Small-subunit ribosomal RNA, central domain from an uncultured bacterium, 350 nucleotides, folded computationally.
[in-house]
Context: one part of a larger RNA
RNA sequence: CUGGGCGUAAAGGGCUCGUAGGUGGUCAACUAAGUCAUACGUGAAAUCCCUCGGCUUAACCGGGGAACUGCGCCUGAUACUGGUUGACUUGAGUUUGGGAGAGGGACGCGGAAUUCCAGGUGUAGCGGUGAAAUGCGUAGAUAUCUGGAGGAACACCGGUGGCGAAGGCGGCGUCCUGGACCAAUACUGACACUGAGGAGCGAAAGCCAGGGGAGCAAACGGGAUUAGAUACCCCGGUAGUCCUGGCCCUAAACGAUGAAUGCUUGGUGUGGCGGGUAUCGAUCCCUGCCGUGCCGAAGCUAACGCAUUAAGCAUUCCGCCUGGGGAGUACGGUCGCAAGGCUGAAACUC
Numbered sequence: 001c002u003g004g005g006c007g008u009a010a011a012g013g014g015c016u017c018g019u020a021g022g023u024g025g026u027c028a029a030c031u032a033a034g035u036c037a038u039a040c041g042u043g044a045a046a047u048c049c050c051u052c053g054g055c056u057u058a059a060c061c062g063g064g065g066a067a068c069u070g071c072g073c074c075u076g077a078u079a080c081u082g083g084u085u086g087a088c089u090u091g092a093g094u095u096u097g098g099g100a101g102a103g104g105g106a107c108g109c110g111g112a113a114u115u116c117c118a119g120g121u122g123u124a125g126c127g128g129u130g131a132a133a134u135g136c137g138u139a140g141a142u143a144u145c146u147g148g149a150g151g152a153a154c155a156c157c158g159g160u161g162g163c164g165a166a167g168g169c170g171g172c173g174u175c176c177u178g179g180a181c182c183a184a185u186a187c188u189g190a191c192a193c194u195g196a197g198g199a200g201c202g203a204a205a206g207c208c209a210g211g212g213g214a215g216c217a218a219a220c221g222g223g224a225u226u227a228g229a230u231a232c233c234c235c236g237g238u239a240g241u242c243c244u245g246g247c248c249c250u251a252a253a254c255g256a257u258g259a260a261u262g263c264u265u266g267g268u269g270u271g272g273c274g275g276g277u278a279u280c281g282a283u284c285c286c287u288g289c290c291g292u293g294c295c296g297a298a299g300c301u302a303a304c305g306c307a308u309u310a311a312g313c314a315u316u317c318c319g320c321c322u323g324g325g326g327a328g329u330a331c332g333g334u335c336g337c338a339a340g341g342c343u344g345a346a347a348c349u350c
Base pairs, nucleotide, nucleotide: 004321005320006319007304008303012318014201015200016199017198021194022193023192025088026087027086028085029084030083031082033081034080035077036076037075040072041071042070049065050064051063052062053061054060091191092188093187094186095184096183097182098181103177104176105175106174107173108172109171110154115149116148117147118146119145120144121143125136126135162169163168206247207246208245209244210243211242215241216240220236221235222234223233258317259316260315261314262313263312266295267294268293269292270291271290272289273288274287275286276285278283299306300305323350324349325348332343333342334341335340
């Protein structure tokens, strides 16, 4: 290994592209490497097994047989796998025409609101809480009106709605740009799937340099609460949050469910595109494909539940798990400016 698993018990890599490798559609011919068969050679002896015999028996010893599951070679078989050649179109891709979308990047514009500044009106409070106080205010606040500055985020629409590989993406316009879907015919002719290493992307926080800074707000200061209160509540408030460039590379990066393909009763909603029917038309009804939800059949499951978006039935490839703690630690290596990341034990103990 034969012979286990990975939604929640330990276990799916955060995601994508892709190298090696593994795997791979239909038909025909050839080949005969894998595969299968016969014969032959070899597979020392001893041992093991069967049988017969020798020591009074046994252990022990001797004879014979079988076995040595292997390897080599000759000949043969050709279903399957491989190889070569030729062909095919259903997998894959290309072409044409469409419409949908917060997919990405750059630039510009807009209104509401908060804050601040200037001015007008106006006067004694405002604010805050469970109640208060700190705080702000007669140097005129709060409230209200006008004008201005600046930054950040885009109410309603908005929806188990949409798009994206994931992270994620939401005001409007322009430019550049990726992908998916539908319909139609034509073309290429297996060009495919997965993917160790590798490369790229990767929320928030954090780091470096330069800007920016309205609101919010770690740290910090103050007021309360309390036995205390290094908190919860309140008044302030700096990094940060924002932009540009460069790092970091983590997450309950979750559907806690890897990717791909095929097959397997149904019902109902919703988004995109198409066909048919009725209709003047909007639209209703029937129906095809793609996506996204709910409920449920068989089946599966320890149960919960999953159920054509499978956790069902199968195939291919990758990743991962093997009692709890020690420990995602130590050591070593490697990456990083650092913080730290990746890789990753053991003693001991239950």
RNAcentral holds the full RNA, with entries from Greengenes. The coordinates come from a structure-prediction model, not an experiment, and the mean pLDDT is 90.